[in-house]
Context: one part of a larger RNA
RNA sequence: GGACGAACGCUGGCGGCGUGCUUAACACAUGCAAGUCGAACGGUGACGGAGGAGCUUGCUCCUCCUGAUCAGUGGCGAACGGGUGAGUAACACGUGAGUAACCUGCCCCAGACUCUGGGAUAAGCGCUGGAAAUGGCGUCUAAUACCGGAUAUGACACGAAGAGGCAUCUCUAUCGUGUGGAAAGUUUUUCGGUCUGGGAUGGACUCGCGGCCUAUCAGCUUGUUGGUGAGGUAAUGGCUCACCAAGGCGACGACGGGUAGCCGGCCUGAGAGGGCGACCGGCCACACUGGGACUGAGACACGGCCCAGACUCCUACGGGGGGCAGCAGUGGGGAAUCUUCCACAAUGGGCGAAAGCCUGAUGGAGCGACGCCGCGUGAGCGAAGAAGGCCUUCGGGUUGUAAAGCUCUGUCUGGAGGGACGAAGGAAGUGACGGUACCUCCGGAGGAAGCCACGGCUAACUACGUGCCAGCAGCCGCGGUAAUACGUAGGUGGCGAGCGUUGUCC
Numbered sequence: 001g002g003a004c005g006a007a008c009g010c011u012g013g014c015g016g017c018g019u020g021c022u023u024a025a026c027a028c029a030u031g032c033a034a035g036u037c038g039a040a041c042g043g044u045g046a047c048g049g050a051g052g053a054g055c056u057u058g059c060u061c062c063u064c065c066u067g068a069u070c071a072g073u074g075g076c077g078a079a080c081g082g083g084u085g086a087g088u089a090a091c092a093c094g095u096g097a098g099u100a101a102c103c104u105g106c107c108c109c110a111g112a113c114u115c116u117g118g119g120a121u122a123a124g125c126g127c128u129g130g131a132a133a134u135g136g137c138g139u140c141u142a143a144u145a146c147c148g149g150a151u152a153u154g155a156c157a158c159g160a161a162g163a164g165g166c167a168u169c170u171c172u173a174u175c176g177u178g179u180g181g182a183a184a185g186u187u188u189u190u191c192g193g194u195c196u197g198g199g200a201u202g203g204a205c206u207c208g209c210g211g212c213c214u215a216u217c218a219g220c221u222u223g224u225u226g227g228u229g230a231g232g233u234a235a236u237g238g239c240u241c242a243c244c245a246a247g248g249c250g251a252c253g254a255c256g257g258g259u260a261g262c263c264g265g266c267c268u269g270a271g272a273g274g275g276c277g278a279c280c281g282g283c284c285a286c287a288c289u290g291g292g293a294c295u296g297a298g299a300c301a302c303g304g305c306c307c308a309g310a311c312u313c314c315u316a317c318g319g320g321g322g323g324c325a326g327c328a329g330u331g332g333g334g335a336a337u338c339u340u341c342c343a344c345a346a347u348g349g350g351c352g353a354a355a356g357c358c359u360g361a362u363g364g365a366g367c368g369a370c371g372c373c374g375c376g377u378g379a380g381c382g383a384a385g386a387a388g389g390c391c392u393u394c395g396g397g398u399u400g401u402a403a404a405g406c407u408c409u410g411u412c413u414g415g416a417g418g419g420a421c422g423a424a425g426g427a428a429g430u431g432a433c434g435g436u437a438c439c440u441c442c443g444g445a446g447g448a449a450g451c452c453a454c455g456g457c458u459a460a461c462u463a464c465g466u467g468c469c470a471g472c473a474g475c476c477g478c479g480g481u482a483a484u485a486c487g488u489a490g491g492u493g494g495c496g497a498g499c500g501u502u503g504u505c506c
Stems, first nucleotide, its partner, number of pairs: 001506004006502005013375006019368002021333001026331003030328003035076003040073002043070001048065007083286003093210007102203002107199008115149004124139006155179006161172004212258003219249003224246008261283004265276004288309005311322004339365001341364003347361001348359004378408004388399004412447001414442005422433001450495005455476003461490005471478002
């Protein structure tokens, strides 16, 4: 000098764009943050319409149609999106390869099919336990819920033939044997379902190389290293198990200890390098702490389940509930970090045929000079120079064209009027922001300047007060009676809605 997610002191007009718990992965009141589908199903049946009956002629009842709504069964989603950085020195990450060792819902392409049966169950109804959370028993019922049978283009396993490769092996519209699937709804179009092959996307595993400190850590290891067989997995593999062998790693730093999420990048620097990993993007890990599996295409699952623990809440003492490292917000810690806001209008996501519903993702607004950028606080003229202040050799000098005064301008702020783009499928409709941006008019210099420094480094000097006191200080050093170094005043220098200080990095 530059930089910062900064903080502190003094000061503070406006706007745009960013950014804002770095500390206690501390504890959390309250609200919201994941639902949706009636065009899968049995029910419920508001409003409305039609017909009929009773008849107190404007009410009641019955039947049919339409079908709002809703708990339940079922489907899809809930594994995305959002948060945090605790753990992790590891194939976690980055980069480059491999899988002849793998999986992939929804989506796209192609081929073949969608035949025939059955038994339950929730809701409902009845009884009943419990303070509650939440159940128990009996009975009835539906499905795109569940379970059989048939069919096999193909798929899988084995054997044969042919071809190929990279050791296990792989491929084939070749042949033989064996094994397993489907669901309807609708008036129609649709939308679906099953099997197989391919694609796309997403994931899984393996390997080469790379990136911290410590030797005041020198030896470490028994599923350890390898083999055979088996189990398990989507899949290879000591991943697990039985048996066998005695190996494996290490001064090119094993093992141990400390620290730490990694990267694209960011800061600095001429570069080499050094430091950092906030915001934004990719990957990983975690979700009160520890463990476990279930469901599913996908989880060992933040707002799912079970067990244990700590904490906390309710209780009728028998027993139950909870998990903000989602968005706001509270307490606490701290030098320190925001609104319990608006909207789904846009973009995107889930469900749905759609209308649409949900969406604290997101789009916006609010608060904070926290940062960057832009603008303003007026412009021109105006005295050999007012007053006041300060200094003075008492002559004057300086503040100083500065002010006053005259002539103007109207940015920003203020008031009034108009008023968007962002919003699009053939059309119509649809804006939270927002009466915002922007445009026009009105008014009037009116409402808007401070902070630090002035001994040298280092731009900028005098007076008074103080008297090694009070104090200053980044280094050298100032202060003990004329202090340009302390304090105040005038003046000056620097930067300017900021200016200084502190901390950290280069």

Background
A computed fold for a 506-nucleotide part of an RNA from an uncultured bacterium, annotated as small-subunit ribosomal RNA, 5' domain. Its Rfam family is "Bacterial small subunit ribosomal RNA". RNAcentral holds the full RNA, with entries from SILVA. The prediction has a mean pLDDT of 84.